Description
Lysine riboswitch aptamer from a pig gut metagenome, 166 nucleotides, folded computationally. The coordinates come from a structure-prediction model, not an experiment, and the mean pLDDT is 78.

């Protein structure tokens, strides 16, 4: 240097099943009363639509549980490009997006907790900056009862360990 095989633990991710929630919400129906173009901007059309009351009444994304599958830059994020979806009855623009695909050695060793911010129905969960202790790994210094067990500090996975080859 190359190939190959491994380790970190509440380790990472995927599809399905079941369950809770979503929610007595949305949609739809009645027409009893009220409002009067309400919406991100402009235009057009028009009693479209909205609120109260009554009737009927979902689903998706996301989550939890136990197994199964693939794995240890597992994966997550950022940026760029394209597609999809949403914000109004239509058009144009603008904005948003926990959706999908591709590219990118740009960031992150790992999980946990916390303030803040974003998404979300949500106090669930996910994502991000920062902080905290913990943990694995290597390095420097150091202690001991010495091939191991500790202490302090620091680095980053483009790392670390084993085997083989040059």
């Nucleotide at each position: 240097u190359g190939a190959u095989a491994g380790a970190g633990g509440c380790g990472c991710g995927g599809a399905a099943a079941g369950c809770a929630a979503g929610a007595g919400u949305a949609c739809c129906c009645c027409a009893a009363u009220c409002c009067g173009a309400a919406a991100c901007a402009g235009g057009c059309a028009u009693g479209u639509g909205g609120a109260u009351g009554g009737g009927c009444g979902a689903a998706a994304g996301g989550g939890c549980u136990g197994g199964c599958c693939g794995c240890c830059g597992a994966g997550g994020g950022g940026u760029c490009a394209g597609a999809g979806g949403g914000a109004u009855g239509c058009c144009u623009g603008u904005c948003c997006u926990g959706u999908c695909u591709g590219a990118u050695g740009c960031c992150c060793g790992g999980g946990c907790c916390g303030c803040c911010g974003g998404a979300g129905a949500a106090c669930a969960u996910c994502c991000g900056u920062c902080g905290g202790a913990c943990u694995g790994u290597c390095g420097u210094c150091u202690g001991c009862a010495u091939u191991g067990c500790g202490g302090a500090c620091g680095g980053a996975g483009a790392g670390c360990u084993g085997u083989c080859a040059g």